[in-house]
RNA sequence: GCCGGUGUAGCUCAGUCGGUAGAGCAACGCACUCGUAAUGCGUAGGUCGGGGGUUCGAUUCCUCUCACCGGCA
Numbered sequence: 001g002c003c004g005g006u007g008u009a010g011c012u013c014a015g016u017c018g019g020u021a022g023a024g025c026a027a028c029g030c031a032c033u034c035g036u037a038a039u040g041c042g043u044a045g046g047u048c049g050g051g052g053g054u055u056c057g058a059u060u061c062c063u064c065u066c067a068c069c070g071g072c073a
Base pairs, nucleotide, nucleotide: 001072002071003070004069005068006067007066010025011024012023013022019056027043028042029041030040031039049065050064051063052062053061
C1' cells in the first nucleotide's frame, strides 16, 4: 500500500427485506432475613465509533474517516 472483519448500556453480546433500540451480568431501590448472601419485584443507564449523503424515516443503505484484529504484498 491492497483486501476483509469488528465497533450498540459499566462488561459480554443480540438486533437483515429501513419503521418506538434490547437481553444477560453488574449498579441502585424495595420485599424477604436477626444480619449477609441467594431469591423475587422494580428503577436508572445509549451522540448505535465520528462526519456527510439518500429517504417522510437510517444501528440497518451509500460515502469519507478513526480505532482495533486478521490476510496479502
Molecule: transfer RNA
Organism: Halomonas maura